[in-house]
Context: one part of a larger RNA
């Protein structure tokens, strides 16, 4: 000096990114129990009280012919101890947000998570020798399945809802026109040759599918404005003009897991708050299935306060044990 335990005076988170670690709690049995709630729940909420042992009286059930044994309560008097769930095992509790609805699942070996998976929800393929996947194929699987099926996709419980835009890209329909491949088609024009022919070469004109074209689709991939002026204080602008576009963000929510400026302002909560909570809207850069807002339960998630607890700490001490060291 380190590690494992164990104790500690007052104080009790002042420690520290962070109450990590540790302590508190802790069983049974009785009382009693809030907000909120999908009425199940939340809940073992919280908080309280009780517990050996002796003995009297009483009930209960079982076996027994009975006495009674054996089981299990309730009442009441008393006896010891510092301690009666006497050791061990054996939950600290609460309140607020954010996220995910939840049970699950994950990076064997630094991440369990707000990631992913769900039940539900949509959307689109697919009429069965399905589609879709593997296989060169024969075949296989889907499936000994048939749209209440199976495949891709997205979104993710439920509530309440999911605005406007189809100009671009996509997919889907269309078939009149335009272009357009092989081939079809031969007007001609060359070579040759005496000529017949041979060879080459070839313009109109017919020629799909695609693309141009015409439509239609956003729970397809996506997108969702600027600049001026205006009310009898001021200031704001319902209201006007006026460019530009496929449409200019509707609901809801917003300094947010999203706010740069910024520790925005304001209000709570502390003596004191870049964090937390309620509000404001000036959204650098929220916004409706790349879902939007809410949600009771639930989380070895996060984030902030409060109770109890504490050697986390002011401020370290000291015992046990093991190493280390130092001597032998």
């Nucleotide at each position: 000096c380190g590690a494992u335990g164990c104790u500690g005076a007052a104080g009790g988170a002042a420690c520290u990114c962070g109450g990590c670690a540790a302590a508190u709690u802790g069983a049974c049995c009785c009382c009693g129990u809030a907000a909120c709630u999908u009425c199940g729940g939340a809940a073992g909420a919280a908080g309280g009280g009780g517990u050996a042992c002796c003995u009297g009286c009483u009930u209960u059930u079982g076996c027994g012919c009975a006495a009674g044994c054996a089981u299990a309560g309730g009442c009441g008097g008393g006896u010891g101890g510092c301690a009666c769930a006497g050791a061990c095992c054996a939950g600290g509790g609460g309140g607020u947000a954010g996220c995910g609805a939840c049970u699950g699942u994950u990076u064997a070996c630094u991440a369990a998570a707000a990631a992913c998976a769900c039940a539900g929800g949509g959307c689109u393929c697919u009429g069965c020798g399905a589609a879709g996947u593997c296989g060169a194929g024969a075949g296989a699987c889907g499936a000994c399945g048939u749209a209440u099926a199976g495949g891709g996709u997205c979104u993710g419980a439920c509530g309440c809802c999911u605005g406007c835009c189809c100009g671009g890209u996509g997919c889907c329909g269309g078939a009149a026109g335009g272009u357009u491949a092989a081939g079809a088609g031969g007007a001609g024009a060359u070579g040759u040759g005496c000529a017949a022919g041979c060879a080459u070469u070839g313009a109109a004109u017919c020629g799909a599918a695609g693309c141009c074209c015409c439509g239609g689709u956003a729970a397809a991939c996506g997108g969702c404005g600027g600049c001026c002026g205006u009310a009898a204080c001021u200031a704001u602008a319902a209201c006007g003009g006026u460019c530009c576009u496929a449409a200019g963000g509707u609901a809801g929510c917003g300094a947010a897991a999203u706010u740069c400026c910024u520790u925005g302002u304001c209000g709570g909560g502390u003596a004191a708050g870049u964090u937390c909570c309620g509000a404001c809207c000036u959204g650098c850069a929220c916004g409706a299935a790349u879902g939007g807002c809410g949600u009771a339960a639930c989380g070895a998630c996060u984030u902030c306060c409060c109770c109890a607890c504490u050697g986390u700490c002011u401020c370290c001490a000291g015992c046990a044990u093991c190493g280390g060291c130092u001597c032998a």
Molecule: large-subunit ribosomal RNA, domain IV
Organism: Zavarzinia aquatilis